Context: one part of a larger RNA
RNA sequence: UUGGGUUUAAAGGGUCCGUAGGCGGAUUAAUAAGUCAGAGGUGAAAUCCCACAGCUUAACUGUGGAACUGCCUUUGAUACUGUUAGUCUUGAGUUAUAUGGAAGUAGAUAGAAUGUGUAGUGUAGCGGUGAAAUGCAUAGAUAUUACAUAGAAUACCGAUUGCGAAGGCAGAUUACUAAUAAUAUACUGACACUGAGGGACGAAAGCGUGGGGAGCGAACAGGAUUAGAUACCCUGGUAGUCCACGCCGUAAACGAUGGUCACUAGCUGUUCGGAACUUGUUUUGUUUCUGAGUGACUAAGCGAAAGUGAUAGGUGACCCACCUGGGGAGUACGUUCGCAAGAAUGAAACUC
Numbered sequence: 001u002u003g004g005g006u007u008u009a010a011a012g013g014g015u016c017c018g019u020a021g022g023c024g025g026a027u028u029a030a031u032a033a034g035u036c037a038g039a040g041g042u043g044a045a046a047u048c049c050c051a052c053a054g055c056u057u058a059a060c061u062g063u064g065g066a067a068c069u070g071c072c073u074u075u076g077a078u079a080c081u082g083u084u085a086g087u088c089u090u091g092a093g094u095u096a097u098a099u100g101g102a103a104g105u106a107g108a109u110a111g112a113a114u115g116u117g118u119a120g121u122g123u124a125g126c127g128g129u130g131a132a133a134u135g136c137a138u139a140g141a142u143a144u145u146a147c148a149u150a151g152a153a154u155a156c157c158g159a160u161u162g163c164g165a166a167g168g169c170a171g172a173u174u175a176c177u178a179a180u181a182a183u184a185u186a187c188u189g190a191c192a193c194u195g196a197g198g199g200a201c202g203a204a205a206g207c208g209u210g211g212g213g214a215g216c217g218a219a220c221a222g223g224a225u226u227a228g229a230u231a232c233c234c235u236g237g238u239a240g241u242c243c244a245c246g247c248c249g250u251a252a253a254c255g256a257u258g259g260u261c262a263c264u265a266g267c268u269g270u271u272c273g274g275a276a277c278u279u280g281u282u283u284u285g286u287u288u289c290u291g292a293g294u295g296a297c298u299a300a301g302c303g304a305a306a307g308u309g310a311u312a313g314g315u316g317a318c319c320c321a322c323c324u325g326g327g328g329a330g331u332a333c334g335u336u337c338g339c340a341a342g343a344a345u346g347a348a349a350c351u352c
Base pairs, nucleotide, nucleotide: 004323005322006321007306008305012320014201015200016199017198021194022193025088026087027086028085029084030083031082033081034080035077036076037075038074039073040072041071042070049065050064051063052062053061054060091191092188093187094186095184096183097182103177104176105175106174107173109171110154114150115149116148117147118146119145120144121143125136126135162169163168206247207246208245209244210243211242215241216240220236221235222234223233258319259318260317261316262315263314266297268295269294270293271292272291273290274289275288276287301308302307325352326351327350334345335344336343337342
């Protein structure tokens, strides 16, 4: 290389956009580049293969043939691929209609809880635990009432719910913005798919500058526990958690399952649309069908099994990424990026 694989054995890139490239719907005509056929030229000799012959045989050698699977020229074929010129609508997109949604950004705002401050009432404990102690409290705590103030998060609704490319998104409201699905078929007419490099986004922690700081809380301190206790439990508590701007670019970034398209028995929930039927009653809802999503069970098939099973891990097509025994090692070196932390790329010796 051929071949085999990637849910859990090694292996799907964190996600999307997109360049080159690869690949690509129906139909008509032309062309003849790929493709196929004929002819001619060339493809040195030796070698290889076949037949015969010469050394007593063989190795070796000689003669003849085949072969040299290639290249060039030319004449044809035209199904498929390509190219060119048309046409089409089912792929793709645009438009219209009325919805649904914790999709995003920015603003203003609500109530509960918590902490703190001030004032009132009130008196000896409070707090915490398995039990305690550290801690707080007669300088009046805890409790309770009123007022003020601060920051963060949004109980119930709430759900195998919904939305988003993924990360993720939840009080209510206003403005702006984006996307999906359904129905209608009005328009364009293959404009599609994938995507090496590249770009954008990307939880938490962390970093820089400036704010903010209620609660929680790495580090740290103290009290316990214990043989010890650099822990689990308790009392405190700094960074951080929050905001703005900039960086970092990683996660069990998981469905441990790349994207797109087509096909292949059923059954049962639910979300959002559409259609019909029916009036149980005036806008509901019984029933039936249907499109898109999201769940449970299961036939065939697949699978080492667990399981999966139209949301495939089944049957096929196209494109990308990745794997090739364990350790050494995601290490060393080099390079790129980063303020740093570090990230990306990524070996070998040796050893079993």
RNAcentral holds the full RNA, with entries from ENA. A computed fold for a 352-nucleotide part of an RNA from an uncultured prokaryote, annotated as small-subunit ribosomal RNA, central domain. Its mean pLDDT, the model's own confidence on a scale to 100, is 86.